Annotation:
A computed fold for a 1501-nucleotide RNA from an uncultured anaerobic ammonium-oxidizing bacterium, annotated as small-subunit ribosomal RNA.
RNA sequence: AACGAACGCUGGCGGCGUGGAUUAGGCAUGCAAGUCGAACGAGGAAGUGCCCCGUAAGGGGCGCAAGCCUAGUGGCGAAAGGGUGAGUAAUGCAUUGAUAACCUGCCUUUGAGAUGGGAAUAACUGCGUUUCGAGCAAUCGGAACUACCGAAAGGGCUGCUAAUACCCAAUAAUACUAUAGGUGCAAAAGCACUUGUGGUCAAAUGCUAGGAAUUCUGUUCCUUGUGCUUAAAGAGGGGUUAAUGUCCUAUCAGCUAGUUGGUGGGGUAAUGGCCUACCAAGGCAAAGACGGGUAGCCGGCUUGAGAGGGUGGUCGGCCACACUGGGACUGAGACACUGCCCAGACUCCUACGGGAGGCUGCAGUCGAGAAUCUUUCGCAAUGCCCGAAAGGGUGACGAAGCGACGCCGCGUGUGGGAAGAAGGCCUUCGGGUUGUAAACCACUGUCGGGAGUUAGGAAAUGCAGGUGCGUUAAUAGCGCACUUGCUUGACUAAGGCUCCAGAGGAAGCCACGGCUAACUCUGUGCCAGCAGCCGCGGUAAUACAGAGGCGGCAAGCGUUGUUCGGAAUUAUUGGGCGUAAAGAGCACGUAGGCGGCCUUGCAAGUCAGUUGUGAAAGCCUUCCGCUUAACGGAAGAACGGCAUCUGAUACUACAGGGCUUGAGUACGGGAGGGGAGAGUGGAACUUCUGGUGGAGCGGUGAAAUGCGUAGAUAUCAGAAGGAACGCCGGCGGCGAAAGCGACUCUCUGGUCCGAAACUGACGCUGAGUGUGCGAAAGCUAGGGGAGCAAACGGGAUUAGAUACCCCGGUAGUCCUAGCCGUAAACGAUGGGCACUAAGUAGAGGGGUUUUGAUUAUUUCUCUGCCGGAGCUAACGCAUUAAGUGCCCCGCCUGGGGAGUACGGCCGCAAGGCUAAAACUCAAAAGAAUUGACGGGGGCUCGCACAAGCGGUGGAGCAUGUGGCUUAAUUCGAUGCAACGCGAAGAACCUUACCUAGGCUUGAAAGGCAAGUGACAGGGUAUGAAAGUACCCCUCCAGCAAUGGCACUUGUACAGGUGCUGCAUGGCUGUCGUCAGCUCGUGCCGUGAGGUGUUGGGUUAAGUCCCGCAACGAGCGCAACCCCUACUAUUAGUUGCCACCAGGUUAUGCUGAGCACUCUAAUAGGACUGCCUACGCAAGUAGUGAGGAAGGUGGGGAUGACGUCAAGUCCGCAUGGCCCUUACGCCUAGGGCUACACACGUGCUACAAUGGGUGUUACAAUGGGUUGCCAAACCGCAAGGUGGAGCCAAUCCUUUAAAAGCAUCCUCAGUUCGGAUUGGAGUCUGAAACUCGACUCUAUGAAGUUGGAAUUGCUAGUAAUCGUGGAUCAGCACGCCACGGUGAAUACGUUCCCGGGCCUUGUACACACCGCCCGUCAAGCCAUGGAAGCCGGGGGUACCCAAAGCCAGUAUUCUAACCGCAAGGAGGAAACUGUUUAAGGUAAAACCGGUGACUGGGGCUA
Repeated sequence: AACGAACGCUGGCGGCGUGGAUUAGGCAUGCAAGUCGAACGAGGAAGUGCCCCGUAAGGGGCGCAAGCCUAGUGGCGAAAGGGUGAGUAAUGCAUUGAUAACCUGCCUUUGAGAUGGGAAUAACUGCGUUUCGAGCAAUCGGAACUACCGAAAGGGCUGCUAAUACCCAAUAAUACUAUAGGUGCAAAAGCACUUGUGGUCAAAUGCUAGGAAUUCUGUUCCUUGUGCUUAAAGAGGGGUUAAUGUCCUAUCAGCUAGUUGGUGGGGUAAUGGCCUACCAAGGCAAAGACGGGUAGCCGGCUUGAGAGGGUGGUCGGCCACACUGGGACUGAGACACUGCCCAGACUCCUACGGGAGGCUGCAGUCGAGAAUCUUUCGCAAUGCCCGAAAGGGUGACGAAGCGACGCCGCGUGUGGGAAGAAGGCCUUCGGGUUGUAAACCACUGUCGGGAGUUAGGAAAUGCAGGUGCGUUAAUAGCGCACUUGCUUGACUAAGGCUCCAGAGGAAGCCACGGCUAACUCUGUGCCAGCAGCCGCGGUAAUACAGAGGCGGCAAGCGUUGUUCGGAAUUAUUGGGCGUAAAGAGCACGUAGGCGGCCUUGCAAGUCAGUUGUGAAAGCCUUCCGCUUAACGGAAGAACGGCAUCUGAUACUACAGGGCUUGAGUACGGGAGGGGAGAGUGGAACUUCUGGUGGAGCGGUGAAAUGCGUAGAUAUCAGAAGGAACGCCGGCGGCGAAAGCGACUCUCUGGUCCGAAACUGACGCUGAGUGUGCGAAAGCUAGGGGAGCAAACGGGAUUAGAUACCCCGGUAGUCCUAGCCGUAAACGAUGGGCACUAAGUAGAGGGGUUUUGAUUAUUUCUCUGCCGGAGCUAACGCAUUAAGUGCCCCGCCUGGGGAGUACGGCCGCAAGGCUAAAACUCAAAAGAAUUGACGGGGGCUCGCACAAGCGGUGGAGCAUGUGGCUUAAUUCGAUGCAACGCGAAGAACCUUACCUAGGCUUGAAAGGCAAGUGACAGGGUAUGAAAGUACCCCUCCAGCAAUGGCACUUGUACAGGUGCUGCAUGGCUGUCGUCAGCUCGUGCCGUGAGGUGUUGGGUUAAGUCCCGCAACGAGCGCAACCCCUACUAUUAGUUGCCACCAGGUUAUGCUGAGCACUCUAAUAGGACUGCCUACGCAAGUAGUGAGGAAGGUGGGGAUGACGUCAAGUCCGCAUGGCCCUUACGCCUAGGGCUACACACGUGCUACAAUGGGUGUUACAAUGGGUUGCCAAACCGCAAGGUGGAGCCAAUCCUUUAAAAGCAUCCUCAGUUCGGAUUGGAGUCUGAAACUCGACUCUAUGAAGUUGGAAUUGCUAGUAAUCGUGGAUCAGCACGCCACGGUGAAUACGUUCCCGGGCCUUGUACACACCGCCCGUCAAGCCAUGGAAGCCGGGGGUACCCAAAGCCAGUAUUCUAACCGCAAGGAGGAAACUGUUUAAGGUAAAACCGGUGACUGGGGCUA
């Protein structure tokens, strides 16, 4: 884009089309083929005349004719029209031919004719007679007997009769036939025309109309029209036949006996095995016979740029069919849709004896189905049949009806209208949007509605007149032409026109994540659901559902289905095969395809033109008609094709002639693991024999099994055996590939070079099929067997080890003969020919140069490397192409299922070759890129290891966590990077938890409204308190309004440590103070990306240098900042005290001073600056110099791009959700402090480098008014009393401790260690019970240096010692700071951990905590096998055999003709035979279904 569509929602009008696609399933009912009286006899009703009966009413009989009706005989039609697509793959269809092998009713033209007779038959009649009775009668009724049948459909018998029905005879040709010729055409059979002779065949002179005659109501004659017979021709129709085209399947490869042909005969309209007898043995097939499946074919329709693909409904042409199967009859035509016969199935009627039927005609009905209409009107038109005509018939047709099924057209209003109304929705609460949309105002009048009016489809025919012409004896008649009048409408008042009224009656559907135009809110919460593909949904969903808004289309819109397109995704146009799917393992070769140069002929292909055809419709163009369009009409073009004739001859084919360059032969040389057979050789190995020898050997990562004192291994000598051939040996050689390696001989294939003698295109490729070769393994038979070695045994390794390693070891490996026929049979690259840059190496020949070798140069063949153009998705290939062309073959078409099943062929087997489908997935794959990863590589760094020192892990205690417990043990943090963490301090408070008691605009905030005048404070009762109840007291400013303040009530609201750190901000941790992370421009690449940033050095460093298609830049590094180490300057109080003076038991205590220390501000200083060595440089090195300090001096602050959905909603902030007399708030008590246990972090120890006692030194940082607190006194002590001083370089904290000196302890559970517990206290605080710290006294536990494992630290560091501070009423073994004493070690980078750079592999990208394989278990799905069971179509053989045609027989019957007759001819029936539908029997094959059980496969966490 399209549709004969269906489904969902919706639906105003009209026009034109279209509508049983499924069950070719069954059908009630009505209609769909009749007509002619001008072919014929007869009958009937009505009318009318006469007669009869009758009073009448009425009844009966006989006639009549223009008409009317009709059963029958006869004629024509019924073979058309209409329906359907079952069958049919060719007896079909389409196109073009042939018929010299044919037929043809009706129609047209032409010629001739139509004489004389005859016999029947339907219709019709009868199927009774006799007698009696009734009636006025015509007539009607009863009885007897020898009396047509049947329920029906229908049939029988008798008698009569007509014809345009039937028969005989006559005549007759250009008919037919026999025969004798002639002319023309033709290759021929033969055809056409023609001259003779012989024979044979016809008819209805009927009917109509007019006229005339007459023997006058019956005939005859003339004329008209029509009909009849025969012959010829035409038109139209048909039969037969040829060529070409016409679906899938080779997992259908061979088929065929009337089969193929001939002769004779038969049959037909006609050819023909169409049929038959005989003869011959043919015919078809890889260009697909035969078989199977599917299917009506075409014009066309649809799609497509086209080529193609799909399709064949409506309309048109052809075919086939008519309940199923068979058959003929009639006829011009049928083997006949509404004819006949037979068989079968089904339905109906029946009196059970028998009968009837065929909607795939139009309507309609049932059924099945997703699904397809009215049991309508009319012959008015157009056709068809009959008829002389009028006319009749016609479910053809014309119309209407139903269905949005399709196409087309129209409408559902138009203009104005901002307070941008209300409502809805959203909102950042300001507003936005719906939206000029509505309302409102002014108009219009399509469609629909009402009223009225009016056209067209109608032309004819006929009838009645008129005029003319023809026929004719005719002014009858008839025919023809013109003309006047009359006559015909189903549709249908629907359409057109006018008027009336009135915006009134008329809009939906789908979509809105991307593709794809269109976005928000709410609900939901991996649920419900959506989905064409990708994919949405797990609490903020533009994707589900609803709403608002918006987009698209519009009386429709979506969905589903189907076809084509996009799809170059079957590639002719127009694809591919190194690695993505795809080159057969290799060769020879058949058919086929393709094929060198010159020339002649021919004209098949090819090209040009002519003629015919290619139906109409449709498509296209133009014009025209419906108001437009759809639709319709006309003309043209086109129909790409086929055929005919004429011409051209370049190319191809064909035929003839020639050539040598392709190909080959011969000649002369050459290289070679080419092949086959026979023989020979040495080294090694194993075994055997003998000698020497004496304990191990062997083997491995290490071992063990194994061998060995019965003498191994080792070594010497000898013998035997089998297999393989070291060095040479080389991306060197040969071969088609597989493959080929010691030497010699014999036989043999291919190849290269040279020269140019010969042949003269002899060539290339090669399907199916055929043939051969074809590694290894394997198989059969027979040999052989040294070494090696599947299987197997043992030893190890291991969690296991059916492996890797070791010791053994059998098939096999070897030979002969035969099979197998496959490999990553690979260059993953088929063969041939030609062309297309360079460079270089190797192998085999030749030429030139040279006396020769060498060298140089050149040429042919072969084997490699590198590389340009070009090609390629890239990688790469690149004269050995994967480049550019030609020829031929093979192969591919998403992954899996599967190279599997079934079938076939091959094989001894193993198995091979050929080769699907169901089902399932949305990928599978290639190349390259960036990362990440690797029990890959290189370089390198870090207390990473190593070297050291001290710890942890064991004990007790402290503290945190898990777990358990509990009313609650609040919550968070969970590898490193949670666990002395949030918490710089839980007795109450804190507090978030639990129990209990209370409050509800609330404990705190602000707003509005109303009310009150207090609130606070004091007191009493109650209570655990909060609170509750009560009492006392009680407003301010202003004249007032009102305001302030406070309370009460109400209202919005407060409040929440409730949830979500995976909605967030902010902050933080970590990799990591690791050296990285990027950008602009340029360049490279199709692109992802790369380059820069890699490389060579160097550094702590992407630090710097050099190089470089890169040049620059940014965030990081470093530096700038702070502290510390040195110095200077300035400044000296609260600091300092060298000099001077004074004073004290003593002290900078005082004066004076600011030199020093110190304080705290400003400067300086260090930069590889200097020297030497190395280096291009950067830089590095030096027990370098100098210097307080040396290579970043030490320390801190500072944390790139990013990672971990890392942590925190319980610090704070915050979206959303949730609670609102409670998840909020107040209060008391309890809990966070529990305790079988486990872990982390610490403290104290285990002692003598120690502990106790005594004594004696030396700090720094800090803090202090709700505070630090001196002196003095009391207490053993904690502490108390006390109160000086200090808001601090001033006073206090403040005795620093370890260390030193002296002394005791002497290696022990101790004079170590201090837990635990008893008693007594102190302090803080309302309050130390749960649950504080400290003191004294008593008690004196574990613990004697700590398993596996693990941690910190590189110098003022570790270790060790004390001190201060924050929090804090009190509580510190924690944390944060401060100083004192003060080490050891680092060879070095192999290893562990982590990091950086480069490189490599990758099937990873959530990135190795990745990915992923197979079994098993479970569920579901499709499928193969299977004992069998069931069904189907077709064939073969046989049995039975209807109807019918044909043939035969002569039993019966028989109008026409012959015959005087008898009889005959002819005919009919009957019988027999051949054939044969249906039916039956039998054995096979094929296809399908099902099947216990079974095999594998797919999907699912």

Record summary: The prediction has a mean pLDDT of 82.